[in-house]
């Protein structure tokens, strides 16, 4: 150096299916009451709606979708993959911030899943995501044991095999 490989019964991740929420909510629709200002995510501008009646408020009819969430069922893997900062496109009239999505010379962290706190996302008591603890768990070192199986530490650029 190069190849195959474990770690689990809830490994990670990705696409279809169907279910449940989302939600009797949005948004458009009638009537009434109101009597000038609303809308394009923020601020500026610029545009449109508006006394042929804005907002708003209450009644009626009707009535969604995405994202996430479970169940199957196929792919592709074990840095599989998840997060952060930066940088660059691209997003909604235009400009500037902020977001969000894509990607990346790359650069940092994190074995792995579970439970709880707390702090973000979110409609959400679900879920992700980040952080502190805690048990297990899987590995490798070191000591330590004969009927022991245990204690301390490390970490994936690790670990075992074989060339």
């Nucleotide at each position: 150096g190069a190849u195959a490989g474990a770690g689990g019964u809830u490994g990670c991740g990705u696409u279809u299916u169907c279910u449940a929420u989302c939600a009797g909510u949005a948004g458009a629709g009638a009537c009434a009451u109101g009597g000038a200002u609303g809308u394009g995510g923020c601020a500026g501008g610029c545009a449109c709606a508006g006394a042929g009646g804005a907002a708003a408020u209450g009644u009626c009819a009707g009535g969604a979708a995405a994202g996430g969430a479970g169940a199957a069922a196929a792919c592709g893997c074990c840095g599989a993959a998840a997060g952060g900062a930066a940088g660059a496109a691209c997003g909604g009239c235009c400009u500037g911030a902020a977001c969000g999505u894509u990607u990346u010379u790359g650069c940092c962290u994190u074995g792995g899943g579970c439970g709880u706190g707390c702090a973000g996302u979110u409609a959400a008591g679900a879920g992700c995501u980040g952080u502190a603890c805690g048990a297990c768990u899987g590995u490798c070192a070191u000591c330590g044991a004969u009927u022991a199986u245990g204690a301390u530490g490390g970490g994936g650029c690790g670990c075992u095999a074989u060339c």
Molecule: Lysine riboswitch aptamer
Organism: mouse gut metagenome